This is a predicted structure of a 174-nucleotide RNA (Lysine riboswitch aptamer) from Roseburia sp. 1XD42-69. RNAcentral holds the sequence, with entries from Rfam. Rfam family: Lysine riboswitch aptamer. About the family: Riboswitches are metabolite binding domains within certain messenger RNAs that serve as precision sensors for their corresponding targets. Rfam links the family to the GO term lysine biosynthetic process. Its mean pLDDT, the model's own confidence on a scale to 100, is 80.
RNA sequence: UAGUCGGAUAGAGGUUGCGUGAUUCAUGAGUAGCUUACCGGAUGUGGCAGGCACAGAGGAAGAUAAGCGAAGGGGGAGAGCGCCGAAAGAAAAUGUUUCCUGCAAAGGUUUUCUUGGGGAUGUAUUGAAGAAGUACAUAACUGUCAUCUUUUCAGAUGGUGCGCUAUCAGAGGA
Numbered sequence: 001u002a003g004u005c006g007g008a009u010a011g012a013g014g015u016u017g018c019g020u021g022a023u024u025c026a027u028g029a030g031u032a033g034c035u036u037a038c039c040g041g042a043u044g045u046g047g048c049a050g051g052c053a054c055a056g057a058g059g060a061a062g063a064u065a066a067g068c069g070a071a072g073g074g075g076g077a078g079a080g081c082g083c084c085g086a087a088a089g090a091a092a093a094u095g096u097u098u099c100c101u102g103c104a105a106a107g108g109u110u111u112u113c114u115u116g117g118g119g120a121u122g123u124a125u126u127g128a129a130g131a132a133g134u135a136c137a138u139a140a141c142u143g144u145c146a147u148c149u150u151u152u153c154a155g156a157u158g159g160u161g162c163g164c165u166a167u168c169a170g171a172g173g174a
Base pairs, nucleotide, nucleotide: 004171005170007168008167009166010165011164014084017083018082019081020080023077024076025075033068034067035066036065037064039062043055044054045053046052047103048102049101050100051099087115088114089113090112091111092110093109094108096106097105098104116142117141120138121137122136123135124134125133126132143160144159145158146157147156148155149154
């Protein structure tokens, strides 16, 4: 002094990288619901079941006609903010909400596991949906690393984020 070891800092993948609150637009939908008229004649509502509560002969459910008429979730758009295991999914535990219990649904926290990234197609699932999300599979694209080939450009194969690149000091030192 090189390789090496762990640490710190700063970056790259893409303008279709990831996530996020507010704004706006469409869809949901002439749907749910409400009112009136008439038929009907005892049930109906609260996610499902039981309970409980409420409504109902001063007329339930349902059907017809007329009038009024939403919303949540999900989606598109530009700008803002936080970032590069960004984030997403699965399982377990724990607890929150929906009248109570059980189930189910939605979402929170912790742990473990998987996924480098975005899109396309197919299947399944959620969903009002030919939107979008999630999971799996297929064939490409792309970032990065290693090996080989190559005058260069570049090409082939394989791996993948606890990764890669750059810098800094430290340890140790052929």